[in-house]
Context: one part of a larger RNA
RNA sequence: GAGUAGCGAUAAAGGGAGUGAAAAGCUCCCUCGCCGAAAGCCCAAGGUUUCCUGCGCAACGCUCAUCGGCGCAGGGUGAGUCGGCCCCUAAGGCGAGGCAGAAAUGCGUAGCUGAUGGGAAAUCGGUUAAUAUUCCGAUACCUUCGUACAAUGCGAUGGGGGGACGGAGAAGGUUACAUCAGCCGGGUGUUGGACGUCCCGGUUUAAGCGAGUAGGCUGGCCCUUUAGGCAAAUCCGGAGGGCUAAGGUCGAGACGUGAUGACGAGUGAGCUUGCUCACGAAGUGAUGGAUACCACGCUUCCAGGAAAAGCCUCUAAGCUUCAGUUGUACGAAGACCGUACCGCAAACCGACACAGGUGGGCAGGGUGAGAAUCCUAAGGCGCUU
Repeated sequence: GAGUAGCGAUAAAGGGAGUGAAAAGCUCCCUCGCCGAAAGCCCAAGGUUUCCUGCGCAACGCUCAUCGGCGCAGGGUGAGUCGGCCCCUAAGGCGAGGCAGAAAUGCGUAGCUGAUGGGAAAUCGGUUAAUAUUCCGAUACCUUCGUACAAUGCGAUGGGGGGACGGAGAAGGUUACAUCAGCCGGGUGUUGGACGUCCCGGUUUAAGCGAGUAGGCUGGCCCUUUAGGCAAAUCCGGAGGGCUAAGGUCGAGACGUGAUGACGAGUGAGCUUGCUCACGAAGUGAUGGAUACCACGCUUCCAGGAAAAGCCUCUAAGCUUCAGUUGUACGAAGACCGUACCGCAAACCGACACAGGUGGGCAGGGUGAGAAUCCUAAGGCGCUU
């Protein structure tokens, strides 16, 4: 220079009470304002204790600070079913033999590895200062093993089926959800109105089990035969014959049950005044209606749209009093790792509490073609002078 520039989005503050040495900034209450396809909620990545509680204010916080993602201390993450691990494979990687090379090494078959994909099973309610599909309550389900009983051709690293898949478009059936009505509870000042009117709040309930609907796909059953499926086959495929008009399979939702339960507006009690305990009404219908489900199901098009295992079935070797397989009942087991908190952000990536960047899911009401716009609910904020 200079008490100058600046104090990081112009979404906005005002009042009362409290605490305290001290309050524009902390806590509580009232009013006001802002977001609301987000500035709300839930995951993934990443961070790694920042979470909760107590005690502090030197430094950090662009000011103050009694406050804090700051300092110190203590506490906090509970799983057969969520995710991983596990089984399976894709691109890619590695690569026995093999090929190439002077070698180092490169390429690559079988195979191994490798999720961002396929593969068993859980919901509702309650609870903590801080965790919950993990704890507790209620009601379920799956896999493996064992025992008992009954029945019985079982058997794979092999064969077959299945898993199993593109784009676009249209129609139908549903549900989530919303709105209105009914029902229940509470309130209703001044004049009229009082079994009423108006206002406010509530009207919620899962998985599973039962039965299989709207609808989709496919004609169905039996017999004979067979140069195919690297061997075999009763399986799949091919050929022939007979009988028959329905059979099989997939399948939302609704209904019943689950539930004489839970939840529930509110009422009452206790006080330590914002918590705990107890009781607990109604809990129905109509309309609208998804981008969600039936289902990539149907139609259509050409550029013709993963693989493997689990699963079902067939036999080979073999075993055939055994073992194995199927059914019912009972019993046992289900380890290990993650789980706090932030997560369009003051906690991640940007040297910062940085107007930047960051994948997926949810999607109330009015207006509207709409996820636009403006207003608003739940919820969250007023952006640290």
Molecule: large-subunit ribosomal RNA, domain III
Organism: Minisyncoccota bacterium